The RNA shown here (SAM riboswitch aptamer (S box leader)) has 117 nucleotides and comes from a Bacteroidota bacterium.
Rfam family: SAM riboswitch aptamer (S box leader). The family is grouped with related families in Rfam's "SAM clan".
Of the family's consensus pairs, 97% are formed in the model.
Lineage of the source: Bacteria > Pseudomonadati > Bacteroidota.
[in-house]
RNA sequence: AUUUUAUUAAGAAGAAGGGAGAGUACAGGCUCGACGAACUUCUAGCAACCUGUUUCCACCAACAAGGUGCUUAAACCUGGCUCAACCCGAUGAGCGAUCGGGAGGGAACAAUAAAAU
Numbered sequence: 001a002u003u004u005u006a007u008u009a010a011g012a013a014g015a016a017g018g019g020a021g022a023g024u025a026c027a028g029g030c031u032c033g034a035c036g037a038a039c040u041u042c043u044a045g046c047a048a049c050c051u052g053u054u055u056c057c058a059c060c061a062a063c064a065a066g067g068u069g070c071u072u073a074a075a076c077c078u079g080g081c082u083c084a085a086c087c088c089g090a091u092g093a094g095c096g097a098u099c100g101g102g103a104g105g106g107a108a109c110a111a112u113a114a115a116a117u
Stems, first nucleotide, its partner, number of pairs: 001117008013043005021032003026079004044071003049067002051064004081106003086102006
């Protein structure tokens, strides 16, 4: 780097450095930021994917916290692609169709973990 699988509305911040943008495509909102953001380091914490221990054929479960990860807002929100059934409207016609919208889902994109190449 690529592929596969799983998860992503919960949870958890202080200090020092730093010095203007940040919220990881794009667009529109919104939010954070000289009362110092982003980022880096240290410390603390959260969680429990891998791991360890106990029980077990195994799974599950409980506990621990060694390897990662994370610690504003739902991946901050919405949109592009798609959808059997549902709701609303229009066209149109006859019990069926088309178009637009709503709500919801999926896909895509992204992050993280584990495995493989």